[in-house]
RNA sequence: UUCUCAUCAAGAGUUGGUGGAGGGACUGGCCCGAUGAAACCGCGGCAACCCUUGGGCGGCAAAUUGCCCAAAACGGUGCCAAUUCCUGCGGAUUUCCGCAAGAUGGGAG
Numbered sequence: 001u002u003c004u005c006a007u008c009a010a011g012a013g014u015u016g017g018u019g020g021a022g023g024g025a026c027u028g029g030c031c032c033g034a035u036g037a038a039a040c041c042g043c044g045g046c047a048a049c050c051c052u053u054g055g056g057c058g059g060c061a062a063a064u065u066g067c068c069c070a071a072a073a074c075g076g077u078g079c080c081a082a083u084u085c086c087u088g089c090g091g092a093u094u095u096c097c098g099c100a101a102g103a104u105g106g107g108a109g
Base pairs, nucleotide, nucleotide: 002108003107004106005105006104007103008102013043015042016041017040018039022032023031024030026088028086029085044080045079046078049076050075052071053070054069055068056067057066084101089098090097091096092095
């Protein structure tokens, strides 16, 4: 970087240092920011994708594998303004649904 699968209405920082004007992916909005943006380092926290443990189901059985439920939070990631901040394309009609795009994780090349 490509393909595929799952999730995205919940949750968690008025935190310390460095830094010094941007940031919220992109479009149009609307916001955040010198009462200090991004980024980096530290501390704290959230969550439960992988890992771990227990149980269940399928297959005659074993190995193995797939799916489901639960627990746990040492480890690998992720996350800690606003629904993914809203929006874009389509359908129904004023609030929903689906798709796309994006983000994160697992798997494959």